[in-house]
Molecule: small-subunit ribosomal RNA
Organism: uncultured bacterium
RNA sequence: AGCGAACGUUAGCGGCGGGCUUAACACAUGCAAGUCGAGCGAGAAAGGUAGCAAUACCCUGUAAAGCGGCGGACGGGUGAGGAACACGUAGGUAAUUUUCCGUUCAGCGGGGGACAACGUUUCGAAAGGAACGCUAAUACCGCAUACGUUCACUGGGACUUCGGUCUUGGUGAGGAAAGCUAGGUAGCAAUAUCCGGCACUGAAUGAGAAGCCUGCGUCGCAUCAGCUAGUUGGUGGGGUAAUGGCCUACCAAGGCUAAGACGCGUAGCUGGUCUGAGAGGAUGAUCAGCCACACUGGGACUGAGACACGGCCCAGACUCCUACGGGAGGCAGCAGUGGGGAAUAUUGGACAAUGGGCGAAAGCCUGAUCCAGCCACGCCGCGUGAGUGAUGAAGGCCUUCGGGUCGUAAAGCUCUGUGGGGAGAGACGAACCGCCAGGGGUUAAUAGCCGCUUGGCAUGACGGUAUCUCCUUAGCAAGCACCGGCUAACUUCGUGCCAGCAGCCGCGGUAAUACGAAGGGUGCAAACGUUGCUCGGAAUUAUUGGGCGUAAAGCGCACGUAGGCGGCCUAAAAAGUCGGAUGUGAAAGCCUUCGGCUUAACCGAAGAAGUGCAUUCGAAACUGUUAGGCUUGAGUACUUAAGAGGAUCGCGGAAUUCCCGGUGUAGAGGUGAAAUUCGUAGAUAUCGGGAGGAACACCAGUGGCGAAGGCGGCGAUCUGGGAAGAUACUGACGCUGUGGUGCGAAAGCGUGGGGAGCAAACAGGAUUAGAUACCCUGGUAGUCCACGCCCUAAACGAUGUCAACUGGUUGUUGGGUCUUUACUGACUCAGUAACGAAGCUAACGCGUGAAGUUGACCGCCUGGGGAGUACGGCCGCAAGGUUGAAACUCAAAGGAAUUGACGGGGACCCGCACAAGCGGUGGAUGAUGUGGUUUAAUUCGAUGCAACGCGAAAAACCUUACCCACCUUUGACAUGUACGGAACCCUUUAGAGAUAGAGGGGUGCUCGAAAGAGAGCCGUAACACAGGUGCUGCAUGGCUGUCGUCAGCUCGUGUCGUGAGAUGUUGGGUUAAGUCCCGCAACGAGCGCAACCCUUGUCCUUAGUUGCCAGCACGUAAUGGUGGGAACUCUAAGGAGACCGCCGGUGACAAACCGGAGGAAGGUGGGGAUGACGUCAAGUCAUCAUGGCCCUUACGGCCAGGGCUACACACGUACUACAAUGGCGGGGACAGAGGGCUGCAAGCGCGCGAGCGUGAGCCAAUCCCAGAAACCCCAUCUCAGUCCGGAUUGGAGUCUGCAACUCGACUCCAUGAAGUCGGAAUCGCUAGUAAUCGCAGAUCAGCAUUGCUGCGGUGAAUACGUUCCCGGGCCUUGUACACACCGCCCGUCACACCAUGGGAGUUUGUUGCACCAGAAGCAGGUAGCUUAACCUUCGGGGGGGCGCUUGCCACGGUGUGGCCGAUGACUGGGGUG
Repeated sequence: AGCGAACGUUAGCGGCGGGCUUAACACAUGCAAGUCGAGCGAGAAAGGUAGCAAUACCCUGUAAAGCGGCGGACGGGUGAGGAACACGUAGGUAAUUUUCCGUUCAGCGGGGGACAACGUUUCGAAAGGAACGCUAAUACCGCAUACGUUCACUGGGACUUCGGUCUUGGUGAGGAAAGCUAGGUAGCAAUAUCCGGCACUGAAUGAGAAGCCUGCGUCGCAUCAGCUAGUUGGUGGGGUAAUGGCCUACCAAGGCUAAGACGCGUAGCUGGUCUGAGAGGAUGAUCAGCCACACUGGGACUGAGACACGGCCCAGACUCCUACGGGAGGCAGCAGUGGGGAAUAUUGGACAAUGGGCGAAAGCCUGAUCCAGCCACGCCGCGUGAGUGAUGAAGGCCUUCGGGUCGUAAAGCUCUGUGGGGAGAGACGAACCGCCAGGGGUUAAUAGCCGCUUGGCAUGACGGUAUCUCCUUAGCAAGCACCGGCUAACUUCGUGCCAGCAGCCGCGGUAAUACGAAGGGUGCAAACGUUGCUCGGAAUUAUUGGGCGUAAAGCGCACGUAGGCGGCCUAAAAAGUCGGAUGUGAAAGCCUUCGGCUUAACCGAAGAAGUGCAUUCGAAACUGUUAGGCUUGAGUACUUAAGAGGAUCGCGGAAUUCCCGGUGUAGAGGUGAAAUUCGUAGAUAUCGGGAGGAACACCAGUGGCGAAGGCGGCGAUCUGGGAAGAUACUGACGCUGUGGUGCGAAAGCGUGGGGAGCAAACAGGAUUAGAUACCCUGGUAGUCCACGCCCUAAACGAUGUCAACUGGUUGUUGGGUCUUUACUGACUCAGUAACGAAGCUAACGCGUGAAGUUGACCGCCUGGGGAGUACGGCCGCAAGGUUGAAACUCAAAGGAAUUGACGGGGACCCGCACAAGCGGUGGAUGAUGUGGUUUAAUUCGAUGCAACGCGAAAAACCUUACCCACCUUUGACAUGUACGGAACCCUUUAGAGAUAGAGGGGUGCUCGAAAGAGAGCCGUAACACAGGUGCUGCAUGGCUGUCGUCAGCUCGUGUCGUGAGAUGUUGGGUUAAGUCCCGCAACGAGCGCAACCCUUGUCCUUAGUUGCCAGCACGUAAUGGUGGGAACUCUAAGGAGACCGCCGGUGACAAACCGGAGGAAGGUGGGGAUGACGUCAAGUCAUCAUGGCCCUUACGGCCAGGGCUACACACGUACUACAAUGGCGGGGACAGAGGGCUGCAAGCGCGCGAGCGUGAGCCAAUCCCAGAAACCCCAUCUCAGUCCGGAUUGGAGUCUGCAACUCGACUCCAUGAAGUCGGAAUCGCUAGUAAUCGCAGAUCAGCAUUGCUGCGGUGAAUACGUUCCCGGGCCUUGUACACACCGCCCGUCACACCAUGGGAGUUUGUUGCACCAGAAGCAGGUAGCUUAACCUUCGGGGGGGCGCUUGCCACGGUGUGGCCGAUGACUGGGGUG
């Protein structure tokens, strides 16, 4: 784009078309083929005359039937069958027929006998008969005539394919017929005659029709490869209209086939139709041509024509009638019915037109046809209104709440009137025929008959339809699909991987432009969508117009048949080829032009086209053919050299093993380590001798040879191929190669040998979770030989063979030429390698040995899986090979390259990563957090590293979010409105309290003269609203963790690449560092690194209180206490200092590194802050903020009590310990950094103590907290569950607080548990670090502080090194991963479903062969019966019929095969989940 469509929703009108695609299923009912009386006999009824009537006569000869003629072979239907001369196209028929029609010639004489109808009798239920009798004809039969006709014989001529044909003669024989009738004349009539018409007979011819024959074209399967006995041909005969094995007898043995016979399946063919740029592909409704069929099968009859849709006979199935004896029927004609189906119409009107049959005609018949009806089935046209109209109405929807949109849309106003409705007018199609009139011809005729472009009359189913006019009112007339992308069109709500959508990709798991609804929009429109089918896109079967190294695809290799293709020159001829002409290519259709319906669809006319076929005339370049030649392709001869080329025979040495003997002694062997194994019966080792088999070290080489497989010691014999050189010869002998034939590694098979080593299977030992493996010890087939099979490999260069052409460089093998003989010369041929130009390629890559540019031929491919499977065939002893599908299933499978990630890949490097060390955790008690459990509640969050002394830098109440109970509802809090009152304070009652009630006191500030108003606060009321630690961290912001303080992450421009991308950023060095240097198609830049910042370490300057005190004074028991000082310490401001700067070495003269000097400090001095692009949907909605959702007398708010503190258990974290490097007692010493007014508190007094009382000082370099502890000295304990350890418990207290019961801390007395250094495992730390010791602070009424954050004191050990574990960085490599190895993914098993193979069989259909059978019919025969025409000598004959019989044959039957299906217990694999 299309459709004979169907389905869903919807539907106003008209025109033109179309309408059982399925069951060639079955059919009720009606109609669809009759007509002619001018062929014939008879003839109801009606009419006339006569008659009272019966009846008779006459006339009209009608209905129905019969004889006869013509037509029922056309028209109409259908597409079952058929792969065929069925169809198409072009021819032939000299091999034929033809009713009716046209034209021409000739004729139409004279006789005869019947049969229907009818009558009588009779059988039958019926349908239908039977017998006898009568009768006519254009029915039937002889005879006559017959030039043209047929046959036989026989002449001439012409042509010929030699078969024959045409033409022209002669003789002989055979063969016809039918009448009817208009008119005239004659006649009373019968009838006769004249002239016409129609019919009839013989013949010729035309037209149209038909038969037969031929060339070419016409579907799929080769898993159909061989088929054929009337088969192929001939001769004779038969048959036909006619040729022919069409049939028959005989003879011969042929015929078809890879250019697809035979078989199976499917199918009506064509003009055309649809699609496509075309070539093609698909199709064969309507219309037209042809064919075939008419319930199924067979058969003939009649006829011009049939083997006959509405004829006959027979058989079968089915239906109907029946009196059970027997009969009837055939809608694939038009309607219609049932059935089938997704699906397809009225039991209509008319012969008015067109056409057909009959007829002389009128006319009759005509479901052909013309019309109407039904159906949006299609195409086309029209309408559903037009103009104006902004308060942008109401309403809907959305909203950022401002508005936007539906929307000039509506309403309103002004118009119009198609369609619809009403009324009226009203066709074309109609003119033939006929009739009347006129005139012409024929004729003796004015009858009759035949013409006429003359006039008139009459005839319409559609139809009162089309069309026209008037009236009427905007009144009666719009839907469907879609809106994620493709693809035009977007929002809201609902839903929540549900419901659903979906053509492909894919949507939906709480913010869905994708589901459903709504609003809006887009597209088409009386339709719109969906489904189905065809072509296109699809260059996705590639002729036009594809491919085969790696994506699917080169046969394992060669030889060669058919076929295809083929070098140079000349000539001929003209098959291909090209050109002209002629014929044909039906009409319709398509195209162009013109015309007719108001337009269009539709219709009419003309033209063009129809790419084809045939005939004919030409051309001769190319291809083919024929003839002749040539040498360059190919080949032969000669010479030379190379070679693991092949086959056979022989020879050789090394080594392994075995045997014998000698020496010799305890092991050997084997492995990662072992064991099995061998060995004291003497192994291994070693020496000598022997046996046997197999393989041939070094040479040895991207060296050689071979077609491939493949070939390796040496020699001999036989033999194949290639290369080079120069000459001679042949003269295209060539290339490829379906089928075919041969060769073809290893393994395997058969027979017979052989068997040293090795070694499937097997055994044992190990390894392992297991180990039917890898390793070890053994070991059989086999490996070897001969003969015969097998025929496959990643048989690979994953690259078919042959030929030509197209830059180079470097090796190497075998030849040759030249020269100035070369270390590696130059040139040339044939091989074999490496790299590369152009070009090609998707890229990788290939690149004179092509995957470049071309030619020839062959093979092969067409998404993945199923599957190289099944079935079938062929081959094989088997194993198996070869050929080789489908159902079903998926939306991918695949190639090359890219970036990442990953690797029990590689190279380099780093990190308390390992190692080296020190100290811990894991065991104990209690503490604390978590899980779990429990509970009314044990609120919530955090969950590997990166949750678990975490949020929480303080849960008795509060906090508090949880639970129970009591209350409250504009609310504890915010804003707005109204009213009242200032606010506020006090007393009191009930209650657990919240709260509820009662009473009293009290009036301020600003403005204003006052009234009053305002700010602010409180109360009351109603409504907007408040409120929520309710949900979603996977809707978010912000903040944070982590990789990781790791050295990385990127960009611009340029360049390279089809592209993803690359380059830069890689490389060589170096660094803590992508730090720096050098190099480089890169050059630069940004975020990171580093530095800048803070702190600490040294010095200087400045300043000098509350800090300091050297010197100078004063003073005390003592003290910077005082005067004073500004040096020192310190404080806190500013500077200096460190940069590989200097020296030496190394390095590339670089960057840098190593060592040294100086220096307080040396190579980023130590520490901190600082965290790139990003990752983990990491964490947090309970800090805060926030979208959406949810609650609103509650999921909000208030309050009391309880809980967060529970406790069989498990884990994390830190504390204290287990003791002598210690505990205890006494004495003694030295910090830093902090905090302090609701505070820190000295001192004094009391208390054993916690503490209490009193209280100086201090808002702090001033006073206080505040005695630092480890440490040192002295004493004691002496290795024990202890003078260790301190849990637990009892008692008594202190402090805070409204309140210590659940549930605080501390003190004293008493008690004195576990624990004696901790399994597997695991953590921290590289120097002022670990370890150890104490001090302070935040939170805070108090406290669980063993936590956290800081502070100082004492103060180590070790690092060989980077193999390993973990993590990370860079480069490289592999990848089937990309959610990225916590990836991907294989097979069995279990379950469900699906299709399929096998299967004892069962069964449908179809078909072959053999046989039986044999209806009707035809042909042949003929004993029997019978018989009108003709003949007869009257006896009969001729001829016919019936019967019987023979042959052929349908249905049917039997047996046995083939093939396609269906089904089948069980079974095999496959697919999906």